This is a predicted structure of a 117-nucleotide RNA (FMN riboswitch aptamer (RFN element)). The coordinates come from a structure-prediction model, not an experiment, and the mean pLDDT is 78. The sequence was found by an Rfam model in a public genome assembly. The model forms 100% of the base pairs in the Rfam consensus.
[in-house]
């Protein structure tokens, strides 16, 4: 440097005309770094705003949620205990888990090739 492949997730009951949205329960946790992290630090994604263009889109710039005690140890808010809490946008009975934009996009990850040292 260009190529190829990859690049998260699920609900038996109750009330109701109507809800996988409400109440009870339950159940998931992108990507790098660090002692092995959803809630420590940083990225994307999403959303909002401006600029650039015919348009696709592209760029910036703003937002961007939640943990706390106790043990072990040379080091862990990353392990174990114990209790907790959080989760874009648009739709719809008010949604992390249902449809959708998205067979997208992406922070990476991985393979092999080539060039320099």
């Nucleotide at each position: 440097a260009a190529u190829c492949u990859u690049g998260u997730g699920u609900c038996a009951g109750g009330u109701g005309a109507a809800a996988u949205u409400c109440c009870a329960a339950a159940c998931c946790g992108g990507c790098g770094g660090u002692a092995a992290a959803g809630c420590c630090c940083g990225c994307u994604a999403a959303c909002a705003c401006a600029c650039a263009g015919a348009a696709a889109u592209g760029u910036g710039u703003g937002c961007c949620g939640a943990a706390c005690a106790g043990g072990u140890g040379a080091g862990a808010u990353u392990c174990c205990u114990g209790u907790g809490c959080c989760g874009a946008c648009g739709g719809u009975a008010a949604a992390g888990u249902c449809c959708g934009g998205a067979u997208g996009a992406g922070a990476g990850a991985a393979a092999a090739u080539g060039a320099u040292u």